This is a predicted structure of a 434-nucleotide RNA (Bacterial RNase P class A) from a Syntrophomonadaceae bacterium. It matches the Rfam family "Bacterial RNase P class A". Rfam classes the family as a ribozyme.

RNA sequence: CGAGUAAACAAGGCGGUCGCGGGAAGAUUGCCGCAAGGUGCUUCUCGAGGAAAGUCCGAGCUCCGCAGGGCAGGGUGCUGGGUAACGCCCAGUGAGGGUGACCUUAAGGCCAGUGCCACAGAAACCAUACCGCCCGGUGCUCAGCAGUAAGGGCAAGAGCAUAGGAUCCUGUAAAAAGAAUCUGUUCUUGUGUUUACCGCUGAGCGUCGGGUAAGGGUGCAACGGUGCGGUAAGAGCGCACCAGGGACCGGGAGACCGGUUCGCUAGGUAAACCCCACCCGGAGCAAGACCAAAUAGGGGGAGAAUAAGGUUGCCCGCCGACUCCCCGGGUUAGGUUGCUUGAGGCGCCAGGCAACUGGUGCCCCAGAUAGAUGGCUGCCGCUUCCCGGUAUUUCCGGGAAGAACAGAACUCGGCUUAAUAGUUUGCUCGGUCC
Repeated sequence: CGAGUAAACAAGGCGGUCGCGGGAAGAUUGCCGCAAGGUGCUUCUCGAGGAAAGUCCGAGCUCCGCAGGGCAGGGUGCUGGGUAACGCCCAGUGAGGGUGACCUUAAGGCCAGUGCCACAGAAACCAUACCGCCCGGUGCUCAGCAGUAAGGGCAAGAGCAUAGGAUCCUGUAAAAAGAAUCUGUUCUUGUGUUUACCGCUGAGCGUCGGGUAAGGGUGCAACGGUGCGGUAAGAGCGCACCAGGGACCGGGAGACCGGUUCGCUAGGUAAACCCCACCCGGAGCAAGACCAAAUAGGGGGAGAAUAAGGUUGCCCGCCGACUCCCCGGGUUAGGUUGCUUGAGGCGCCAGGCAACUGGUGCCCCAGAUAGAUGGCUGCCGCUUCCCGGUAUUUCCGGGAAGAACAGAACUCGGCUUAAUAGUUUGCUCGGUCC
């Protein structure tokens, strides 16, 4: 310097002028109204948010002659704290993401039970074999070796023959004779070759039986993973490391973590039904209360002491005399209250890692009801851009532009959402310089 991450702050300030609403005091005790009450004048004083939004949770408060118990129903779901309480906050643990600071978490139970895992795949709860690998039998084919038989080749030896024999041509009724070529034949031994048969070995194809789940394929997921050894081929079959599970020991309040060891080990899904633990009356400020005024305490029907009715539904308990429906009449745009002093805010001290708690001092900070806080304007400030003065930062001057989301309605603690001209701080990563 850049990028990121966590937390906090702020939502312009000071005036003028006219106009609104609340409160206090004052004055003439003004005006309106049958009344309850409302309103005017003067002075002083106060007057929207960090989310006021959403109406998602929790409460305070009000009402219900039970709000007591149970079922149904609903909510929460790791551990320990905080709080009036919570589904919130804090601190941790596990899992996941990120280089990291940090972030997310619907984080109890699948051995209580019932479901689901489509398609693909042999097979997705007890197994399984699609392609394969190995062993054995068997059929066919091929190759090799050995043997037997037959044929014939070569070498050696022995015997016989030497003018004989063989092959071939000519010739004849058939021969004889002649010509040409070769030099032979039998046996034994050895060697190699061809065919057939048989035996053995090997290979290929097919088939049958057995072994296998390592390799390949399908799938989100396939019976722990990787590697080595071993095996006929394989397999935790054995071993090394790792994951998961059990046992034991240690640390920690606990979730959980660590160590040693063991046989090697199918699952996943509960933001599936369900089981377990804890929590939950209902309705809600249009809740309620009071005053004034007016009316017809009228008519009809149903129910009800063998219990109707009684603020989600059902049952028990309890209370229990009227309850409900229809028609008709009066008031209904009357007035006050609830309505803002609060689990309140700010400062300091103490405890605690923190959330927060205790003590102490100071303060009163909107209460509208057709619904108030606005219109105009001056100066200053903040941010961004441009120009000038300066070598640059800084600083000064001038000009232009910008400032979001958004408005109380009984109150408070949270969560979620919207949104930024911005500011500050811690930490992480990267680059550069010293």
Taxonomically the source falls in Syntrophomonadaceae (Bacteria, Bacillati, Bacillota, Eubacteriales).